[in-house]
Model confidence (mean pLDDT): 81 of 100. The RNA shown here (transfer RNA) has 75 nucleotides and comes from a Tepidisphaeraceae bacterium. The sequence is in RNAcentral, with records from ENA and MGnify. The same sequence occurs in records of 2 taxa.
C1' cells in the first nucleotide's frame, strides 16, 4: 500500500448469489409436564429494527458507494 473474505439471538451459524412469507435453526436461558429426587425426555415462552452512514427502489439483512472491526494472502 494492494487483493480477497466474514459481520445476522447469549453462543455457533443459516437467509444474501437472484430484493417481497410476520428474519430462522441448533445449543443455551426461562416455566410447565414427568420422577421420590435429578438427569433424559416432552411442551410452551422469552431474546435479534440483520456492525455504521448514505444511496437505488413501490419495498434492502440481500444491490450500490463510503467507513469500521475482525482473518487470510501479496508486496
Nucleotide at each position: 500500500g494492494g487483493g480477497c473474505c466474514g459481520c445476522u439471538a447469549g453462543c455457533u451459524c443459516a437467509g444474501c448469489c437472484c430484493g417481497g412469507c410476520c428474519a430462522g435453526a441448533g445449543c443455551g436461558c426461562c416455566c410447565g409436564c414427568c420422577c421420590g429426587a435429578c438427569a433424559c425426555g416432552c411442551g410452551g415462552g422469552a431474546g435479534g429494527c440483520c456492525c455504521g452512514c448514505g444511496g437505488u427502489u413501490c419495498a434492502a439483512c440481500u444491490c450500490c458507494g463510503c467507513g469500521g472491526c475482525g482473518g487470510c494472502c501479496c508486496a